Context: one part of a larger RNA
RNA sequence: CACCGCCCGUCAAACCACCCGAGUCUGGUGCACCCGAAGUCGCUUUGCUGAACCGUAAGGACAGCGGUGCCGAAGGUGUGUCUGGCGAGGGGGGUUAAGUCGUAACAAGGUAGCCGUACCGGAAGGUGUGGCUGGAUCACCUCCU
Repeated sequence: CACCGCCCGUCAAACCACCCGAGUCUGGUGCACCCGAAGUCGCUUUGCUGAACCGUAAGGACAGCGGUGCCGAAGGUGUGUCUGGCGAGGGGGGUUAAGUCGUAACAAGGUAGCCGUACCGGAAGGUGUGGCUGGAUCACCUCCU
């Protein structure tokens, strides 16, 4: 490259990450309950063993074993929570010279535009309502040069 301009949204295609998602798998963690190893501690009159202490002796004391109770790791069940992976399907977003439909905006952009809101519509958007001028044109007024 200057209106044969610029430009908006739906739709179609490809790629990218993200969100939702019935569920499913993995890891961490809280709580409740069940079970409960090792071991310390407590009990042990009726169980066993023992040389030392007391006793002439029987026996006693003490110690060990055994038994038992509390605590107790791992494990199990239930429930809650956190992180991550996968996940039919759904959702919008971003990017990509030359796809589709229209033409919303930029000139008074051919209905001035924009903001809030409600409803409606393939899509840009349309209509109602309130507001703004960051509207052109025409007329008048004020101010400045």